[in-house]
RNA sequence: UAGCUGCACAGAGGGAGAGACCGGCUGUAAGGCCGGCGCCGAAGGAGCAACCGCCCCGGAAACUCUCAGGCAAAAGGACCCUGUGCAGUAA
Numbered sequence: 001u002a003g004c005u006g007c008a009c010a011g012a013g014g015g016a017g018a019g020a021c022c023g024g025c026u027g028u029a030a031g032g033c034c035g036g037c038g039c040c041g042a043a044g045g046a047g048c049a050a051c052c053g054c055c056c057c058g059g060a061a062a063c064u065c066u067c068a069g070g071c072a073a074a075a076g077g078a079c080c081c082u083g084u085g086c087a088g089u090a091a
Base pairs, nucleotide, nucleotide: 001091003089004088005087006086007085008084009083010082011081013080014079019037021036022035023034024033025032026031038071039070040069044067045065046064047063051059052058053057
C1' cells in the first nucleotide's frame, strides 16, 4: 500500500407490499382525534429452522407473529451501491 471483513458517517444513488375505506367531531384545506371493518411487512420488537458455541442454555434469516409501525403523493424505509474515516485480518 492494493485486497477482504466489521462499524460509523455522507450521497440531489436505488429501494417493495397493503382501503386517498366507512361513521362521528374538528378544520378554509391539508390534516388531527374517536369508533368500526379489511389488509401489508422491509423501521423497531418478539419467536424459531438450519447453523455456531454446545449439558442446560445462548446467538441467530429476507422464515413466523403483527405488539409497534404502515396501506394516494410526500415522508419514512430493511437492504443494496458509491465515497470517506476507524478497527481487524492475510500477503